[in-house]
RNA sequence: GGGCGUUUAGUUCAGUUGGUUAGAACGCUACCUUCACACGGUAGAGGUCACUGGUUCGAGUCCAGUAACGCCCA
Numbered sequence: 001g002g003g004c005g006u007u008u009a010g011u012u013c014a015g016u017u018g019g020u021u022a023g024a025a026c027g028c029u030a031c032c033u034u035c036a037c038a039c040g041g042u043a044g045a046g047g048u049c050a051c052u053g054g055u056u057c058g059a060g061u062c063c064a065g066u067a068a069c070g071c072c073c074a
Base pairs, nucleotide, nucleotide: 001073002072003071004070005069006068007067010026011025012024013023019057028044029043030042031041032040050066051065052064053063054062
């Protein structure tokens, strides 16, 4: 330099054919339980879907560019 892939909650990851409110597990907070802790139970908080622009009535999902990380080729 060229090609390909990934980027979604604090962490690890789902998300179907573009369709109305974006999810799980772990973690965190409060309460219940305990003499206390742990385990367990209930409830809750937490998201500019990497960024910019475009297409569309409608974008996490499609298109272009940028950035970070990874793999392959030279």

Transfer RNA from a Verrucomicrobiota bacterium, 74 nucleotides, folded computationally. Its Rfam family is "tRNA". Rfam describes the family as follows. Transfer RNA (tRNA) molecules are approximately 80 nucleotides in length.